The RNA shown here (transfer RNA) has 75 nucleotides and comes from a Candidatus Cloacimonadota bacterium.
Formats: sequence, structure tokens, C1' cells
RNA sequence: GCGGGUUUAACUCAGUGGUAGAGUAUUAGCUUCCCAAGCUAAGGGUCGCGAGUUCGAAUCUCGUAACCCGCUCCA
Repeated sequence: GCGGGUUUAACUCAGUGGUAGAGUAUUAGCUUCCCAAGCUAAGGGUCGCGAGUUCGAAUCUCGUAACCCGCUCCA
């Protein structure tokens, strides 16, 4: 230099144009003599960043950043 992949909640990940979700974790309640386990509920996100297309974008297009993998060239 070229190609590919990943980026979404505190963490691990789903979600291929129509109200952003699950599990774990956290908090509260129930239960228990207490703890743990179990059950229920709640809080937590402007989907890496910027622009474009569209009535509507996490999703499509362009640019860009970080990380990972492979290839090539030079020293």
C1' cells in the first nucleotide's frame, strides 16, 4: 500500500428499512430466622464518529477513527 472482519446498555451479544432487545450485572420488592438460591419489577442507549439516500436508517451509500486477520512491496 491492498483486501476482509468487528464497533449496539456496565459486560457478552442479537436485531438485513417501520416504536432499539436478550442474558449477565446493578437497584428495589416478594420469599427466608439470616445469607445464598428462586420469582417480580425498575433504572441504564441519541447503535464508534461525520455526511448522504429515503416519508422513515442500527440496517442502504460515501467519508473517517480504533481494534483484529490475511496479502504485497521497500529498507

Rfam family: tRNA. The family's RNA type in Rfam is transfer RNA.
RNAcentral holds the sequence, with entries from ENA.